Small-subunit ribosomal RNA, 5' domain from an uncultured bacterium, 544 nucleotides, folded computationally. Its mean pLDDT, the model's own confidence on a scale to 100, is 82.
Context: one part of a larger RNA
RNA sequence: GAAUGAACGCUGGCGGCGUGCAUAACACAUGCAAGUCUAACGAGAAAGCAUCCUUCGGGAUGUGAGUAAAGUGGCGCACGGGUGAGUAACGCGUGGGUAACCUACCCCUUAAUCCGGAAUAACCUCGCGAAAGCGUUGCUAAUACCGGAUGCCGUCCGAGAGGCUGUGGCUUUUCGGAUGAAAGGUGACCUCUCCAUGGAAGUUGCCGUUUAGGGAUGGGCUCGCGUCCCAUCAGCUAGUUGGUAGGGUAAUGGCCUACCAAGGCGAUGAUGGGUAGCUGGUCUGAGAGGAUGAUCAGCCACACUGGCACUGAAACACGGGCCAGACUCCUACGGGAGGCAGCAGUGAGGAAUUUUGCGCAAUGGGGGAAACCCUGACGCAGCAACGCCGCGUGAGUGAAGAAGGCCUUCGGGUCGUAAAGCUCUGUCGGGUGGGAAAAAACACUUUCGGUCAAUAGCCGGAAGGACUGAUGGUACCACCAAAGGAAGCACCGGCUAACUCCGUGCCAGCAGCCGCGGUAAUACGGAGGGUGCAAGCGUUGUUC
Numbered sequence: 001g002a003a004u005g006a007a008c009g010c011u012g013g014c015g016g017c018g019u020g021c022a023u024a025a026c027a028c029a030u031g032c033a034a035g036u037c038u039a040a041c042g043a044g045a046a047a048g049c050a051u052c053c054u055u056c057g058g059g060a061u062g063u064g065a066g067u068a069a070a071g072u073g074g075c076g077c078a079c080g081g082g083u084g085a086g087u088a089a090c091g092c093g094u095g096g097g098u099a100a101c102c103u104a105c106c107c108c109u110u111a112a113u114c115c116g117g118a119a120u121a122a123c124c125u126c127g128c129g130a131a132a133g134c135g136u137u138g139c140u141a142a143u144a145c146c147g148g149a150u151g152c153c154g155u156c157c158g159a160g161a162g163g164c165u166g167u168g169g170c171u172u173u174u175c176g177g178a179u180g181a182a183a184g185g186u187g188a189c190c191u192c193u194c195c196a197u198g199g200a201a202g203u204u205g206c207c208g209u210u211u212a213g214g215g216a217u218g219g220g221c222u223c224g225c226g227u228c229c230c231a232u233c234a235g236c237u238a239g240u241u242g243g244u245a246g247g248g249u250a251a252u253g254g255c256c257u258a259c260c261a262a263g264g265c266g267a268u269g270a271u272g273g274g275u276a277g278c279u280g281g282u283c284u285g286a287g288a289g290g291a292u293g294a295u296c297a298g299c300c301a302c303a304c305u306g307g308c309a310c311u312g313a314a315a316c317a318c319g320g321g322c323c324a325g326a327c328u329c330c331u332a333c334g335g336g337a338g339g340c341a342g343c344a345g346u347g348a349g350g351a352a353u354u355u356u357g358c359g360c361a362a363u364g365g366g367g368g369a370a371a372c373c374c375u376g377a378c379g380c381a382g383c384a385a386c387g388c389c390g391c392g393u394g395a396g397u398g399a400a401g402a403a404g405g406c407c408u409u410c411g412g413g414u415c416g417u418a419a420a421g422c423u424c425u426g427u428c429g430g431g432u433g434g435g436a437a438a439a440a441a442c443a444c445u446u447u448c449g450g451u452c453a454a455u456a457g458c459c460g461g462a463a464g465g466a467c468u469g470a471u472g473g474u475a476c477c478a479c480c481a482a483a484g485g486a487a488g489c490a491c492c493g494g495c496u497a498a499c500u501c502c503g504u505g506c507c508a509g510c511a512g513c514c515g516c517g518g519u520a521a522u523a524c525g526g527a528g529g530g531u532g533c534a535a536g537c538g539u540u541g542u543u544c
Stems, first nucleotide, its partner, number of pairs: 001544004006540005013391006019384002021349001026347003030344003035075003040072002048063006082302003091227008101219002106215004112209001114148004123138001126135003153180012184207006193198001228274003235265003240262008277299004281292004304325005327338004355381001357380003363377001364375004394424004404415004428485001430480005438471001444464008488533005493514003499528005509516002
């Protein structure tokens, strides 16, 4: 000099954009942060309102409404959000391999969706319990569950042929055998019946379902190289190193087991100890390098502590489960409940770090055919000079160089065109009025093309007229008044820009280094003046 997630002191007008528990991975009151689908299924209220009856207490019917709430089932809850404890490791970075693998939803393609069955929740019965909740009886549905048929296709087995190869195998193909599927919902049309609603059969569109192949995406495993300090850590290792066989996994592998062999690692630092999430980047520097890893982005790990599995395409799962532990809470003392390192917020710790705000309008995500619902992701607002950037605190004129302060050699000098006065301007702030962009889609209507038996429906294009804004009456614009409301901080011995007076008298004090102060202190304290920065200025910590 530059930098900072900073803090402290003094001071403080406005705006834009960012940033904001670095300490106790300490404990947490309260609210919210993951739901959604009735176009899978069975069932299904109440208030209110209307009509009628009434013994005036009320009752019945309709509507509310197939709505609310609960249940079965599906998808989601493994994303998004937080934190950095652990980890010196294939964790991360980079480049490969998988002839050793998986991949729900999405896209493309092919074929199929047949016949049956048994339950169960909700509900009802009875019971236990303070509660949390639990048991029991009876009934019922499905795109929930089970059995059978078929087999495009896949897998396995057997036989044959071709190609490649590192000779272990891989791959293509033919034949035979075995095995493995399914689910319906909703709308429309035609015919029949019917006053109508509705019902049955058939055909068909859409959505959904099952099986298989391919793609895309995401992931698992694995290899080479790189990745801090200590040798006052020098030897470490029995599933240890390798082999065979088996088990397990989606898959390789001591991953696990049995047997066999006795290996494997190490001064090119094993083992042990300490410290630490890694990276893109960030800061600094001419660079080489050094330091660092907040915000943003990628990866990893963790979710009160330790362990375990279940479900699932994927978890050994932050707001799921079980066990143990510590802690907190409830209890009728028998027994139960909980997990903010999500967003706010509280206590504690600390030099120190914000609102228990608004909205799903936009972007993105989950569910749904859609309308729509959910979303503390996100978009915004609030607080904080914490940082960067921009603007303002006025401009011109004005010498009796006013008054006053300070200095003085007493002549004067200086603050100083500074002020006052006069003439203007109107940024910001204030007031009045106007007032955006961010919104276009989805949906609806019409129309064209494709598909189709079809004017349904679906897909693609075009047109139409609407709906939707938290921010916010914000940005911005016009007008009004008025110089009015808006400057401080540090320093002035040298380094280092800036000097005199008074007070003090090795005292009080200053100080980054050299050093000042013991009676004329430009170095202490005050004043006047000056210098430097400026809504900041200094100090402290840390890095280069």
RNAcentral holds the full RNA, with entries from Greengenes.